[in-house]
About this RNA: Predicted 3D model of a 73-nucleotide RNA (transfer RNA) from a Candidatus Micrarchaeota archaeon. The sequence was found in a public genome assembly. NCBI's taxonomy places the organism under Archaea, Nanobdellati, Microcaldota. Its Rfam family is "tRNA". For this family Rfam cites "tRNAscan-SE: a program for improved detection of transfer RNA genes in genomic sequence" (Lowe and Eddy, Nucleic Acids Res, 1997). By type it is a transfer RNA.

RNA sequence: GGGCCCGUAGUGGAAUGGUUAACACGUCGCUCUCACACAGCGAAGAUUCGCGGUUCGAUCCCGCGCGGGCCCA
Numbered sequence: 001g002g003g004c005c006c007g008u009a010g011u012g013g014a015a016u017g018g019u020u021a022a023c024a025c026g027u028c029g030c031u032c033u034c035a036c037a038c039a040g041c042g043a044a045g046a047u048u049c050g051c052g053g054u055u056c057g058a059u060c061c062c063g064c065g066c067g068g069g070c071c072c073a
Stems, first nucleotide, its partner, number of pairs: 001072007010025003018056001027043005049065005
């Protein structure tokens, strides 16, 4: 330098172009307990990497960047 794949809560990880962006773990509160743990109930937490484009509408499609991984040179 070239090709391919990936980027979404703290972590992992879903989501046909149509919404309130799931779920699990973690965090916080309550219940339970002498207390802790477990369990149950509830809550907070996301600029969906960035900028453009397409579209009535983009996490999703397209382009260019940025970052990570693999391969080739």